[in-house]
Context: one part of a larger RNA
This record gives sequence, structure tokens and C1' cells, in this order.
RNA sequence: CCCAGGGAGUGUAUCUUUAUGGCGAGUCUAACCCGUUUUGCGGGGAAGGCGAAGCGAAAGCGAUACGGCCGCAGUACUUCGGUACGAGGGCCACCGUGCUCACACGCGGGGAGUCAUAGGGAUACGACCCGAAACCGAGUGAUCUAUGCAUGGGCAGGGUGAAGCGUGCCGAAAGGUGCGUGGAGGCCCGUUAGGGGUGGUGUCCUACAAUACCCUCCCGUGAUCUAUGCAUAGGGGUGAAAGGCCCAUCGAACUCGGCAACAGCUGGUUCCGACCGAAACAUGUCGAAGCAUGACCUCAUUCGAGACAGUUCGUGAGGUAGAGCGACCGAUUGGAAAUCCCGCCUCCGAGAGGAGUCGGCUUUCCUGUCAAACUCCGAACUUACGAACGUUGUAGACAAUGGGAGUCCGGUGUGCGGGGUAAGCUUGUGCACCGUGAGGGAGACAACCCAGAGCGAGGUUAAGGACCCAAAAUGUGGAUUAAGUGCGACCGAAGGUGGUCUCAAGCCCUAAACAGCCGGGAGGUGAGCUUAGAAGCAGCUACCCUCUAAGAAAAGCGUAACAGCUUACCGGCCGAGGUUUGAGGCGCCCAAAAUGAUCGGGGCUCAAAUCCACUUCCGAUACCUCGCGGCAGAAAGACCGCGUAGGUCGGCAUACCGGUUGGGUGGAAGCACGGGCGAGAGUUCGUGUGGACCAACCGGUAACGAAAAUCCUGGU
Repeated sequence: CCCAGGGAGUGUAUCUUUAUGGCGAGUCUAACCCGUUUUGCGGGGAAGGCGAAGCGAAAGCGAUACGGCCGCAGUACUUCGGUACGAGGGCCACCGUGCUCACACGCGGGGAGUCAUAGGGAUACGACCCGAAACCGAGUGAUCUAUGCAUGGGCAGGGUGAAGCGUGCCGAAAGGUGCGUGGAGGCCCGUUAGGGGUGGUGUCCUACAAUACCCUCCCGUGAUCUAUGCAUAGGGGUGAAAGGCCCAUCGAACUCGGCAACAGCUGGUUCCGACCGAAACAUGUCGAAGCAUGACCUCAUUCGAGACAGUUCGUGAGGUAGAGCGACCGAUUGGAAAUCCCGCCUCCGAGAGGAGUCGGCUUUCCUGUCAAACUCCGAACUUACGAACGUUGUAGACAAUGGGAGUCCGGUGUGCGGGGUAAGCUUGUGCACCGUGAGGGAGACAACCCAGAGCGAGGUUAAGGACCCAAAAUGUGGAUUAAGUGCGACCGAAGGUGGUCUCAAGCCCUAAACAGCCGGGAGGUGAGCUUAGAAGCAGCUACCCUCUAAGAAAAGCGUAACAGCUUACCGGCCGAGGUUUGAGGCGCCCAAAAUGAUCGGGGCUCAAAUCCACUUCCGAUACCUCGCGGCAGAAAGACCGCGUAGGUCGGCAUACCGGUUGGGUGGAAGCACGGGCGAGAGUUCGUGUGGACCAACCGGUAACGAAAAUCCUGGU
């Protein structure tokens, strides 16, 4: 771990509310007393409490003994349309009192309370249970350890060689210096004894050990080590000071007590079913992990006729999306013209001044754009009121009053925003969903798609799918892709692409296009100038004419200059489309991540990929059909049915008590196994074991139900 047993809303008082019962303008006794069959019961006991009058700070004053109208239930009548009366109820009227110049206004007024029992809730107490770190009091500790005092004990061996002393030398002296002697020191070495504890961040780390072992290292005549005795005590001691130590306990010891400390914090809180069913918001808060009030949920009561998701219409409201700005406001591209207003610069002039380019201002014309805090405009849509349809309501809606809550960390998607480079970011708002929602799909996957689950059975579909895993066509027709692109909700950028398909337009083309091949590509002339040279081809100027089918005063390469090779241009051969631009589809490059890859996998290429169209099938708790049960009442019928926190209601079971009825040695309870019944908590029967008590019903009382609390005790 597991199993068994134990284990958490209780009691008293007060307040409030609901139900039931007694008495009722009243009601109830408390202490206590008497009796008795003595944890009980009967009789007394009105002291006192609550109620029957309020208003006012107080002084003080002090109320309808029902007048009017409407009208639910109900009663009566009805020609079934309704009419009359109408408890309770509503609206007036009137009254008491306070304030007040007054008008008004506040509170109250036409009798219902009180006691008991049970249930819900609140408050005070341990107050559903367990849980601190702490605080205070009284005591016990210095056999560990800190410091001090008293009396004792211990420290191999070696090294260094202070002062002093002796003596030699030097010096006038003070003194200096050498040699020897001497034996100082919180001096040196040291596994002496003894004390310590530096590094290995070694070994060990359920250890040999709740601080050890090994190697290494430090001190070792001193502020030394040590034995015994004594002293100092808890906000106190002691401390060469680390908050160290004060008996394995120290930023306040230990023991017992106050004590069930308090905890707005964590965990746990025990049987079944039925109906309804939230909130994570607002306001306030020494408030932000809490609480109160409101919103939202539930239950009861009262009232008595409308209410409202949805659709349409009518009358109003609105200034967003969009659009526009020669309609304001602000921003804003380029050009032309005008004015000659301003400025720099240039030129002319001795200067005044003039001329001109450019830039600016203003105006006109043309042209290109914007705005949450612009609007000449302006939707969808939202909303108020009314009407119609619809839904719902006398089996009582809507509303009101009262009892009980929970909630105050929300989240995601989507539409529209604010902040932010952005975020599985933050902050608003409308709707939906998760929360509190199961089922099918999306591989797995709270909120994405389908769809809102009473129980059982059969069928049909939704989303999504139909090669195999794996239910269902390796379906039909057409097209694209060659990249395994893709088959992923895993997007892939700017940029590039003569990969391929489609569409459109312009131009050329059987009087022969485009490409290729064959041939021509000439003459005046080596144009003129320049130049050392310049001949088509350094440069400058010009760019003519002839023969022609055509051929440049030459578009390139080339030479020192020529030469040479091409091109333009023309002819021939060939024979059908060519060329340019734009747009679109699917691809390709761009393209890098950490343990082994992958579309869920296998695998797939006229597809099992992508696009278009079509047919069939599979596929859920959805929808349909049948049966059963619930809300739910005697029947029938219509509607309804998820559910956390939570509210309300009905049951099952346990222990004991009272009463009634029964069972049991011809075999009770318990235990084990098995068969029935019930929606379930559960219950019942049989067999065996067991060997003496047990059950049902009507009531009552409760230490009354376990799977959880790092729960407690026991077993293993």
C1' cells in the first nucleotide's frame, strides 16, 4: 500500500419565521408548595411577561364603535351575453399626534394575540471536524556546553642563541667592536604526550557513527591542555562576537498549565430519488484570499388579468459601417497660369532703382490622396410606444410580501474597440458556449463542427466519412499537379521562376511570317577636316549622289594605319504558325535545432492528392415509431424531462424506548453461498453453518449511514 474498527452541523439561551395544536381581547405560568404508583404524573402558585394606543427629544396630548365607490372568491337570478349582492382586498373620506405663518408632510388609527411542540435561519458560547508559527503563568535544568573562581596534574627530543657576565682590541672620554660564557622567547622543527580540524568539496550518507573513517594539515612553555569542586537561569545567563552556547532542543531552553488559544487560510464532511436551478457583476468597505447590500436562483403566501421570447406594420429616437470633403475643420501630390507681395543670389547702374533664375504667400484652372476626438450625406441594425399574428395565463401568469441560499479568482470562440513590437498578453463591450453539458466528429483534445442525454427496443439522418487497420463505391464524368506537393486547423514571407496548364489583347504571316541554312552586302570614296597616320569604326563637321532586289558618309569586334569577321538591308531554300504583353490555376527555389522518424499508421501518383459536377451508402443518447415510468392528483388529453453551488419535496436503512401483532431448540440473531422483487437507498426466499433470541406495524428519541481528511488505532 491493503483490510477491519473509529471518524465531522451538536447542546443551552435569546430573537425571527413556517407548520400543527390549545385558549382567545386575552394568554402563559416561573421559583416554590401539596399529593402520589417518585428521572415521571396530578393539583395549586398570575409574582411577573407579552398583547390590548399611539405620537412626541420632552413637557405633554391622545384615535373611524364603518360613511362613499370599485371589485376577486362566493351566493342568487339568467334570454348563458350577463345582472344583483359582495366576507377578505383596493381607492377615497374622517380621526390621534409631531412639525408648522400657511400649504403640505412623517408616524399611527375600523380588535389578534399568546402558550406549547416540531422544522428553517440568526446571535453568544469550542459551535461541523482536524491543523499552526505564536502569547502568558508557574516550575525544572550549567553531569553537554560558555565564562569565572578554588585545589591539583601534564608537555620526548632537537634547533636558534636576547639581556647580563668575563676577556682581547680601539678610544681622551662617552662608548664601540671581536671572542667566549650565558640561556631569553604568547621563538623554530617535531605522528613525544596532549589539543585541534585545513584540503581531498575522498569514503560513508536505510552509516561503524543522529557529525564517523582514511590521507593531508595546524598548535604543541602558553591568551597552553586537563581532572575535581563551586558560581552565573530564560527577555535571563555566558559569549577574544558565529546570534554562538545554555543536556542530540536556541533570532528567546525544557516541562506542565491557560487551551478545544485564534486562523478572513489548506484539507475533509458518511444513504436513495423527484422538481427548479445560479454567480464569478454593481456599490461600500484598513477592502482586494473576507464581508454587507443590490442583481441573478429557490420555496411559501397574498392579489386577481393580463404577460412576452419571435415576426410584420405604423409613429418617433440614433450619426456607427460606408462614403465624401470645389460642405466645415485639420492633413495632403504634382503641373500650368496670374498678381509682382516677400526673400536669397546673379547681372546692369555712382546711387535711387531696374532686369532675371529660384523659393515662399495669395488667387484661378487641371491633377493625386486622408481623419477615433472632421461631416453636405448615410445604411444594416438597435430601441421606446401602439397594433396585428404568434406563444402563454383563472389548474392563477405578471406583480408584491416574506423564509432559505449560493455567488463577489472566471474562461474560450466570435463581432466591434483601448493599451502593447508581440504573447496561451492585458483591459472593455454584444452574442454564444465551457463553467454546470453527456452523445457523434476533429488521431489523442473544457469551450471548433453536429447535437441538448427519463428508461428499453426498432428505424432514418447530422457533422464527418466510404483502399486496409475501421462501419460504408479501389463509385461515375471532367480537369490540374510530378513537387510524395499533398493526403494536417502545422500557416510558411519579401523576392525569384522559358516547370506546366488556362484565358485575353496587340503586331507579323501562303503576295510565305519566326528560326535556321545558301548567296549578295556594291560604286563616287581612302567624304571633308584634323592628324605622324585617321581608309565606315580616336576626334570635329556634314550625312549627299549613283547602280540597284538590296547594301549605313556605317550598329559591333578588330588593325599602328590598312586588312579581316559580323550586323542592318536584299534574294533564294524551307513551309505554318510566329512574336510581344497582361491576367489566372497548380507547382518549384527561398526553407536551419537539438535522443528516431512519420499524413493517426499502413500506404497512395488518369490518386487513396487538388478543383468542379453527380449518384449510392455508412454514421449520434439528434429525429421518427412502439412500450414503460415521472412531473401528476380518479380517468383522458396537451406540454415538459442535462445539471455544479444552491432551494424545495418524498423515501430507504441503523440503535434504543412505548404500544399492538407475531416468529423461535420441530432451530432466533449472525456468517457464507445461491434464487427472486424494486428506479434506487434496499428488501425477501432457499441451503449450509450457528445455538438463543428476533421481527413487522403505529408513534417517540438519537453519540444514526464513509472512499478520501500526508485522518486515528489495530492487523499484515